[in-house]
């Protein structure tokens, strides 16, 4: 420098092109308890950027970024 691969809640992971983008552990807040835990019920919280194709894109195309592998 060339190649493949991969980015989605804090964290690990789902989501035929059409769902309010979800769960699971962490987080705030209740309720219970002398306190904590632990149990239940609640809340908040994310799709690397930019562009294209589509009616419509997390999902397909291009580019760039960022990361893992490869290869001289």
């Nucleotide at each position: 420098g060339c190649c493949u691969c991969u980015a989605u809640a804090g964290u690990u992971c789902a989501a035929c092109g059409g769902a309010u983008a979800g769960a699971a552990c962490g987080u705030g807040g209740g309720u219970u308890u002398c306190c904590u835990a632990a149990a239940c019920c609640u809340a908040a919280a994310a799709u690397c950027u930019g562009a294209g194709u589509u009616c419509g894109a997390u999902u397909c195309u291009c580019a760039g970024u960022g990361g893992a592998g490869g290869u001289a």